[in-house]
Molecule: Glycine riboswitch aptamer
Organism: uncultured Pelagibacteraceae bacterium
RNA sequence: UAAUAUUUAUCGGGAGAGACUACUUAAUUGAGGCGCCGAAGGAGCAACAACCCCGGAAACUCUCAGGCAAAAGGACCGAUAAUACAUA
Numbered sequence: 001u002a003a004u005a006u007u008u009a010u011c012g013g014g015a016g017a018g019a020c021u022a023c024u025u026a027a028u029u030g031a032g033g034c035g036c037c038g039a040a041g042g043a044g045c046a047a048c049a050a051c052c053c054c055g056g057a058a059a060c061u062c063u064c065a066g067g068c069a070a071a072a073g074g075a076c077c078g079a080u081a082a083u084a085c086a087u088a
Stems, first nucleotide, its partner, number of pairs: 001088002007082007018034001020033002023030001035068003041064001042062003048055001
């Protein structure tokens, strides 16, 4: 100097599932009952490795948490900008 990320910020896209039910409240406001969803977060596991212990992935599984009109959030993807470590 160049490009780059499992980093940060901004913008855009972004699924699923009861506007169920009974009290209460100005108001899904509060706190219950049953039924569901998986793409915040969290947890678990294969091959492999090791053979003492410890490791070991997810969009798979679980549903603690979160969510089930709208809003908000939202894994992930794209664009823009900034900035490393290593490498050349």